[in-house]
RNAcentral holds the sequence, with entries from ENA. This is a predicted structure of a 337-nucleotide RNA (Bacterial RNase P class A) from Binataceae bacterium (SeqCode).

RNA sequence: GGAGUGAGUUGGGCGAUCCCCCAUAACUGGGAGGAAAGUCCGGGCUCCACAGGGCAGGAUGGCCGCUAACGGCGGCGCGCAGCGAUUCGCGGAAAGUGGCACAGAAAAAAGACCGCCCGCGAGGGUAAGGGUGAAAUGGCGGGGUAAGAGCCCACCGGCGCCGGAGUGAUCCGACGCGCAUGCCAAACCCCAUCCGGAGCAAGACCAAAUAGGAGGAAGAGCUGCCCGCUCGUGAUUCCUCGGGUAUGGUCGCUAGAGCUCGCGAGCAAUCGCGGGCCCAGAGGAAUGAUCGCCACCCGCAAGGGUACAGAACCCGGCUUAUAGACUCACUCCGGCU
Numbered sequence: 001g002g003a004g005u006g007a008g009u010u011g012g013g014c015g016a017u018c019c020c021c022c023a024u025a026a027c028u029g030g031g032a033g034g035a036a037a038g039u040c041c042g043g044g045c046u047c048c049a050c051a052g053g054g055c056a057g058g059a060u061g062g063c064c065g066c067u068a069a070c071g072g073c074g075g076c077g078c079g080c081a082g083c084g085a086u087u088c089g090c091g092g093a094a095a096g097u098g099g100c101a102c103a104g105a106a107a108a109a110a111g112a113c114c115g116c117c118c119g120c121g122a123g124g125g126u127a128a129g130g131g132u133g134a135a136a137u138g139g140c141g142g143g144g145u146a147a148g149a150g151c152c153c154a155c156c157g158g159c160g161c162c163g164g165a166g167u168g169a170u171c172c173g174a175c176g177c178g179c180a181u182g183c184c185a186a187a188c189c190c191c192a193u194c195c196g197g198a199g200c201a202a203g204a205c206c207a208a209a210u211a212g213g214a215g216g217a218a219g220a221g222c223u224g225c226c227c228g229c230u231c232g233u234g235a236u237u238c239c240u241c242g243g244g245u246a247u248g249g250u251c252g253c254u255a256g257a258g259c260u261c262g263c264g265a266g267c268a269a270u271c272g273c274g275g276g277c278c279c280a281g282a283g284g285a286a287u288g289a290u291c292g293c294c295a296c297c298c299g300c301a302a303g304g305g306u307a308c309a310g311a312a313c314c315c316g317g318c319u320u321a322u323a324g325a326c327u328c329a330c331u332c333c334g335g336c337u
Base pairs, nucleotide, nucleotide: 001333002332003331004330005329006328007327008326009325010324012294013293014292015291016290017289018288020031021030022029023028033308037319038318040317041316042315043314044313045199046198047197048196052227053226054225055224057195058194059193060192061191062076063075064074065073066072077090078089079088081086091190092189096188097187098184099183100182113130114129115126116125117124118123138156139155141153142152143151157179158177159176160175162173163172164171165170203251204250205249206248213241214240215239216238217237218236219231220230221229222228258277259276260275261274262273263272264271265270295306296305297304298303
């Protein structure tokens, strides 16, 4: 200098004027995001239900750890791809059932299209070679043979068993067996672990108003089902009529698994200690507009534009969208010293 891999930051700046929301007696202070998004996971909080058991259903899936929890994150293991940084994948296919399009002779039952060999032929032997496919019945080399074949042998792979290392996934080594078990579980299924329901229009309080109304039906609850249990016999629930229908206000509502700086533990995710800080809280719903200077982009110029987008109870993640600018670490190649 070139080509790449991974991780991260920022998300136009400054000033003036006017307006809006919240807090405050006032002065004054605060006022969208990294995704506020999709609502896909997990938790807090709230209400309902909580003796217990079973079935069904859902989710996850290498191992160890982190965490409030997770389907998230970190480290490690094995495999695939890559020269490499690195990326991607991950229980069980010798429990059972099922599937394997097209092509191909044949898709797991066995079998043979071309080829090779024996043979006059009929027919027989063979699975090396060709060809098909996402996938073809261990691979490669040698021996062997009519031609061939784990038929035999070495190496590699596989299976069984033993020993060692590791918390573990797994790895290493010795011995034995010619090799039995094709692929698919995001097919059913099996194994292990976890999982009550509904959600801030949750829910609570105050005030006003009203009808503790009329008729009918049924025992009800344990919010998928069953067993079982509990409560009740004028109480509960449901339906219809009437009435009302986001009735008004307040709370929930934002100080929190919070932000930031430093030190310490740990490879890391993360955790601990100490200092400092308060940073939207509306609810038909504020967070806006204009002007000036500068930065960048488009345009000859006048002028125009500034990515994606936008809170609605709150957090931790994942996924998706994102113009431009910038930073760090690492890999490979080339040149010079």
Lineage of the source: Bacteria > Bacteria candidate phyla > Candidatus Binatota > Binatales (SeqCode) > Binataceae (SeqCode). Its mean pLDDT, the model's own confidence on a scale to 100, is 76. A source record names the gene rnpB. The model forms 98% of the base pairs in the Rfam consensus. It matches the Rfam family "Bacterial RNase P class A". The family's RNA type in Rfam is ribozyme.